[in-house]
SAM riboswitch aptamer (S box leader) from uncultured Flavisolibacter sp., 133 nucleotides, folded computationally. The prediction has a mean pLDDT of 79. Of the family's consensus pairs, 97% are formed in the model.
RNA sequence: CUUAUCAAGAAAGGCGAAGGGAUAUGGCCCUAUGAUGCCUUGGCAACCUACUUCGGCAAGCUCAGUAUAACAAAUUGAAUUGCUGGAAGCAAAGGUGCUAAUUCCAUCCACAUUAAAUAUGUGGUUAGAUAAG
Numbered sequence: 001c002u003u004a005u006c007a008a009g010a011a012a013g014g015c016g017a018a019g020g021g022a023u024a025u026g027g028c029c030c031u032a033u034g035a036u037g038c039c040u041u042g043g044c045a046a047c048c049u050a051c052u053u054c055g056g057c058a059a060g061c062u063c064a065g066u067a068u069a070a071c072a073a074a075u076u077g078a079a080u081u082g083c084u085g086g087a088a089g090c091a092a093a094g095g096u097g098c099u100a101a102u103u104c105c106a107u108c109c110a111c112a113u114u115a116a117a118u119a120u121g122u123g124g125u126u127a128g129a130u131a132a133g
Stems, first nucleotide, its partner, number of pairs: 001133006011041005019030003024107004042099003047095002049091001051089004055084005062078005103127001108124006
């Protein structure tokens, strides 16, 4: 940089010590009943991964049909083999990840509702996180 996902899910022990929830503002929340963080063990999930089924693409040996006077070429189908960032299912050994609150909520843009809005709802952009490349 590209693609996909982010409303579900999953906790104990040890170390440690004062703030923490990415950043800014506002709100809200966690926190000396010890948070955030680090380590260990467990767990969650199923991105990578294995397998199964269906689909798609390709190949040429085979078989059958069309075609032809008959073959060949061509073309269609079946089976076979290979590939597949198409769908569904299944597993959890391995590589990651995650394990308070929707990515804790709002902020910017558009649309709808409304008499109107700094209100409510929906969608999108940006930012961030994770995975794969």